[in-house]
RNA sequence: UACGUGCUCCGGGGUCGGUGUAAGUCCGAGCCGGCGGUGACAGUCCGCGACCCGAGCCGAGCGGCGACGCGCGGCCGGUUGACCUGGUGGAACUCCAGGACCGACGGUGAAAGCCCGGAUGGGAGGAGGCACGUG
Numbered sequence: 001u002a003c004g005u006g007c008u009c010c011g012g013g014g015u016c017g018g019u020g021u022a023a024g025u026c027c028g029a030g031c032c033g034g035c036g037g038u039g040a041c042a043g044u045c046c047g048c049g050a051c052c053c054g055a056g057c058c059g060a061g062c063g064g065c066g067a068c069g070c071g072c073g074g075c076c077g078g079u080u081g082a083c084c085u086g087g088u089g090g091a092a093c094u095c096c097a098g099g100a101c102c103g104a105c106g107g108u109g110a111a112a113g114c115c116c117g118g119a120u121g122g123g124a125g126g127a128g129g130c131a132c133g134u135g
Base pairs, nucleotide, nucleotide: 001135002134003133004132005131006130007128008127009126010125015029016028017027018026030114031113032103033102034048035047036046037045043101044100052078053077054076056075057074058073059072061070062069063068083099084098085097086096087095105117106116107115
């Protein structure tokens, strides 16, 4: 100094007004943008994560004399939204200008990206340079 393993820490943002018996859900306006990658900075490119599904594989648990049943976790697989035009440039669907678009599930006095909840969870990954190991 590089790599590997372990450990520790970090790891998602955003609302007002109107109508109404009732809406942070409708209407109007406003606001927000996880992680890695990329010839140059990305919500909309390529992937990943979260959420959801599985009659797949594995594991332990609970119930049952048993056949078997129940839910849980891990892995694997599946599903999963949205961008164009012009400009600059060696290079940009990433920058600049303009105009668009998108947003899991459950809940709710009334329909939710922005409220509440699962979640004091999980997590792509990031940092530290602590420990051990290898070159």

The RNA shown here (FMN riboswitch aptamer (RFN element)) has 135 nucleotides and comes from an Actinomycetales bacterium. The coordinates come from a structure-prediction model, not an experiment, and the mean pLDDT is 82.